[in-house]
RNA sequence: AUGUUAUCAAGAAAGGUGGAGGGAUUAGACCCAUUGAAGCCUUAGCAACCCUUAGAUUUACUAAGAAGGUGCUACUUUCUACUAAAUAUUCGAUUCAUUUAUCGAAAAUUAGAUAGAUAACUA
Numbered sequence: 001a002u003g004u005u006a007u008c009a010a011g012a013a014a015g016g017u018g019g020a021g022g023g024a025u026u027a028g029a030c031c032c033a034u035u036g037a038a039g040c041c042u043u044a045g046c047a048a049c050c051c052u053u054a055g056a057u058u059u060a061c062u063a064a065g066a067a068g069g070u071g072c073u074a075c076u077u078u079c080u081a082c083u084a085a086a087u088a089u090u091c092g093a094u095u096c097a098u099u100u101a102u103c104g105a106a107a108a109u110u111a112g113a114u115a116g117a118u119a120a121c122u123a
C1' cells in the first nucleotide's frame, strides 16, 4: 500500500518562527486569515484507541487512572452533492369556465451509501 473492526453532535490554546493562504479532494455555498493563514518548534490542555491497576471472567464487561505510543485542541467530518422514506409548503408547465387534476422543479426532515479522518489489528 491493501483489508478488517470501532468511532466521528461532546471536549480541549498559548508562545516562538513563518509570511499568504486555509477549512482532505472536485463543484457550489458558507466561513477563517496581514488584529498574521498553512507549515515547523516549544509548552500546556482535551480525550481515553492502544495502555496501567483492580474486580469479574474467558476474551466480551465494569470501575478507577494517565507514566508511555498515537490522536486531537474555529465552524457537526463546516454544509450540500448519491439513494430511499414520509409529510406538508412554494414555484412553474399543461388541462378546465371556475373549483380541480396531472407532471416537473426547489428547499426543509430522517435513515443509509460513497468518500475522508483517527485508532487498533492485518502482509
Stems, first nucleotide, its partner, number of pairs: 003121006013043005021032003026081004044073003049069002051065005077115001082112004087108001089106006